[in-house]
RNA sequence: GACCGUUCUCAGGGCGGGGUGCAAUUCCCCACCGGCGGUUACAGCCCGCGAGCGCCCUUCGCCUUGGCAAAGGGGUCAGCAGAUCCGGUGAAACUCCGGGGCCGACAGUUACAGUCUGGAUGAAAGAGAACCGUG
Numbered sequence: 001g002a003c004c005g006u007u008c009u010c011a012g013g014g015c016g017g018g019g020u021g022c023a024a025u026u027c028c029c030c031a032c033c034g035g036c037g038g039u040u041a042c043a044g045c046c047c048g049c050g051a052g053c054g055c056c057c058u059u060c061g062c063c064u065u066g067g068c069a070a071a072g073g074g075g076u077c078a079g080c081a082g083a084u085c086c087g088g089u090g091a092a093a094c095u096c097c098g099g100g101g102c103c104g105a106c107a108g109u110u111a112c113a114g115u116c117u118g119g120a121u122g123a124a125a126g127a128g129a130a131c132c133g134u135g
Base pairs, nucleotide, nucleotide: 002134005131006130007129008128009127010126016030017029018028019027031115032114033104034103035049036048037047038046044102045101052080053079054077055074056073057072058071059070061068062067063066084100085099086098087097088096106118107117108116
């Protein structure tokens, strides 16, 4: 130094101003934000991954065959689930520079939320460290 194993640590940012209104950080105008791995070169919108909901399985309860609700589990399915173009430089960039555009789980709310509150002091893509053993 390599591989395997165990343990531990870390692992998401953003509503400021104005308008309307009984009421909006939710609407309208201006603004602000961008997880992880990969990619000939730095990526929210190229390829893939992750949390959430759905879905599936198990158990229990309620009710009218079927349906509703709760708890636990799976992470197969990929449904919600998404979004980028033009010019320039260059060997190489949908990644850089200039310009224009677009996207953003679920539940809640005196009024519709990427930015507020909540599940979440959670989980996790992954990143790193230590140690035992092996060749």
Predicted 3D model of a 135-nucleotide RNA (FMN riboswitch aptamer (RFN element)) from Paracoccus lichenicola. The source organism's lineage runs through Bacteria, Pseudomonadati, Rhodobacterales, Paracoccaceae and Paracoccus. Of the family's consensus pairs, 97% are formed in the model. It matches the Rfam family "FMN riboswitch aptamer (RFN element)". Rfam describes the family as follows. The RFN element is a highly conserved domain that is found frequently in the 5'-untranslated regions of prokaryotic mRNAs that encode for flavin mononucleotide (FMN) biosynthesis and transport proteins.